The part of an RNA shown here (large-subunit ribosomal RNA, domain V) has 583 nucleotides and comes from a Gammaproteobacteria bacterium. The organism belongs to Gammaproteobacteria, within Bacteria. Its Rfam family is "Bacterial large subunit ribosomal RNA". The coordinates come from a structure-prediction model, not an experiment, and the mean pLDDT is 85.
Context: one part of a larger RNA
RNA sequence: CCCGUGCCAAGACGGAAAGACCCCGUGAACCUUUACUACAGCUUUACACUGAACUUUGAACCUGUCUGUGUAGGAUAGCUGGGAGGCUAUGAAGCCCGGUCGCCAGAUCGGGUGGAGCCGUCCUUGAAAUACCAGCCUGGCAUGUUCGGAGUUCUAACCUGGAUCCGUCAUCCGGGUCGGGGACAGUGUAUGGUGGGUAGUUUGACUGGGGCGGUCUCCUCCCAAAGAGUAACGGAGGAGUGCGAAGGUACCCUCAGCGCGGUCGGAAAUCGCGCAGUGAGUGCAAUGGCAUAAGGGUGCUUAACUGCGAGACGGACACGUCGAGCAGGUGCGAAAGCAGGUCAUAGUGAUCCGGUGGUUCUGUAUGGAAGGGCCAUCGCUCAACGGAUAAAAGGUACGCCGGGGAUAACAGGCUGAUCUCCCCCAAGAGUUCAUAUCGACGGGGAGGUUUGGCACCUCGAUGUCGGCUCAUCACAUCCUGGGGCUGUAGCCGGUCCCAAGGGUAUGGCUGUUCGCCAUUUAAAGUGGUACGUGAGCUGGGUUCAAAACGUCGUGAGACAGUUUGGUCCCUAUCUGCAGUGGG
Numbered sequence: 001c002c003c004g005u006g007c008c009a010a011g012a013c014g015g016a017a018a019g020a021c022c023c024c025g026u027g028a029a030c031c032u033u034u035a036c037u038a039c040a041g042c043u044u045u046a047c048a049c050u051g052a053a054c055u056u057u058g059a060a061c062c063u064g065u066c067u068g069u070g071u072a073g074g075a076u077a078g079c080u081g082g083g084a085g086g087c088u089a090u091g092a093a094g095c096c097c098g099g100u101c102g103c104c105a106g107a108u109c110g111g112g113u114g115g116a117g118c119c120g121u122c123c124u125u126g127a128a129a130u131a132c133c134a135g136c137c138u139g140g141c142a143u144g145u146u147c148g149g150a151g152u153u154c155u156a157a158c159c160u161g162g163a164u165c166c167g168u169c170a171u172c173c174g175g176g177u178c179g180g181g182g183a184c185a186g187u188g189u190a191u192g193g194u195g196g197g198u199a200g201u202u203u204g205a206c207u208g209g210g211g212c213g214g215u216c217u218c219c220u221c222c223c224a225a226a227g228a229g230u231a232a233c234g235g236a237g238g239a240g241u242g243c244g245a246a247g248g249u250a251c252c253c254u255c256a257g258c259g260c261g262g263u264c265g266g267a268a269a270u271c272g273c274g275c276a277g278u279g280a281g282u283g284c285a286a287u288g289g290c291a292u293a294a295g296g297g298u299g300c301u302u303a304a305c306u307g308c309g310a311g312a313c314g315g316a317c318a319c320g321u322c323g324a325g326c327a328g329g330u331g332c333g334a335a336a337g338c339a340g341g342u343c344a345u346a347g348u349g350a351u352c353c354g355g356u357g358g359u360u361c362u363g364u365a366u367g368g369a370a371g372g373g374c375c376a377u378c379g380c381u382c383a384a385c386g387g388a389u390a391a392a393a394g395g396u397a398c399g400c401c402g403g404g405g406a407u408a409a410c411a412g413g414c415u416g417a418u419c420u421c422c423c424c425c426a427a428g429a430g431u432u433c434a435u436a437u438c439g440a441c442g443g444g445g446a447g448g449u450u451u452g453g454c455a456c457c458u459c460g461a462u463g464u465c466g467g468c469u470c471a472u473c474a475c476a477u478c479c480u481g482g483g484g485c486u487g488u489a490g491c492c493g494g495u496c497c498c499a500a501g502g503g504u505a506u507g508g509c510u511g512u513u514c515g516c517c518a519u520u521u522a523a524a525g526u527g528g529u530a531c532g533u534g535a536g537c538u539g540g541g542u543u544c545a546a547a548a549c550g551u552c553g554u555g556a557g558a559c560a561g562u563u564u565g566g567u568c569c570c571u572a573u574c575u576g577c578a579g580u581g582g583g
Stems, first nucleotide, its partner, number of pairs: 001583005008576001010575003014570002022404004027400001029396004035201005041194003045190005051154011063142004068137001078136005085119003094113008158181003162178006204216003213233001217239006240385001241283001242342002247301007255279001257275005281290002284347001286345003305328004311322004317386001330339003353379007361372002411458001412456001413454003417451001419447006428438002465540001466538003470532001471529005478503003481498006505519005546564004550559003
């Protein structure tokens, strides 16, 4: 060196299982509920199957009969028309009794008595006599008709898992008889309610993982790199309108502030003189503008018009923006002219569906109409603001599927804020004296053990804390060894330099690492090794399914809260390791 053989498991990000954690999918499934929408079920009412009688009570109508008081006025005048007479021995006025109404003045009706009168035209009034007749209004009463409501009773529909007889040797079913209930119950149709009992679904996106929080449209500035444009959960602010004058036009005016002067009057009121070029003002944020003013006034007004629009700008599109000029009619101005809102840039919402007004459009044989079109206009915090529907929340640790290292948790990597260690400067402490020792305020590094940041390999799997076992390395050295300085007398020490050969605890508590405690020791070092080591062991913790407590939640359920329980697979091919046999 080659070939065997036996052993160990450090590596082959070993084998097994298209990761169960995490995220994503306009995935699926179960579960919940005061998510949405349905449906069953339950229930309300009406009508039908569904009939009779009586009592009571409504509505409408016919007939009869009553009823009616603003003020003035004999006094309780319903309205209109006719009308000069009407009622009365078939019993007038008056009186007595009773009923009804009532604005308490009376009106009206019935009975009795009585015995011959009573009322109208006249004066007041918008309207003249219930003197008389007719029609009608308001409200009431009586009878009748029709249509109801409620109650009671009935029997013949209907019901009868009451009795009995028959079919019939039958606890079914059907028929008969008797009994019970009874127009109810029950059923059908229509209708309102209730309705996780059941079902189908929804439950947004961005995001230095996801969730929580925040945001989502529009305007202004910076970032933005001197054309335009330009991102971030970058830095700052605003809008979701206002105004019939704060619009148009003609004419006129010039601000803030400061100095000086001046009654009350003050730092600032109004007044005068001067300085002052924009620092004022602009309805509202910022920017850009603006004194020829776009700022401040006064007069007259409605162009905050209708029909268009050459030509441009921005934009993927949709859409947004500017616009001379033409026609009509108008305002202001002597005129030239200016005016199609506002100093400009925010003040917003596509389409469908529907409403309203108009219309030489259409009109299902024809004429109309309905409906539709066109023009104008209205209805969305459709604010997740290019708006999925008119209409929608949650749980899953019982979980499932498809995917992702496009994206988190372990480990690694990069970084090194944080961390550990070192150094520089030296104010000061150290009686004196910065540097024996300590060292403020600051500065510069190293390391890659902490907590992080990033999300680069790995989600068709890189097993995660601690312990056990076995280690190996670094040195910023715990002990042992050698030194310098000392604020080292000695014994003890302090601090720094060299040094990694060897060594570097047992117990109690806790799953603990750590830590505290007890007792030793020369010492009980600090770290790295996938926080070394689960194809070596364990499995106490964490981190499935069961269960409980506290808390949260209406609930399903949830909780870096607690508690009890809970399957740890692999016969070694290669590398490695070291033993043995042969060549």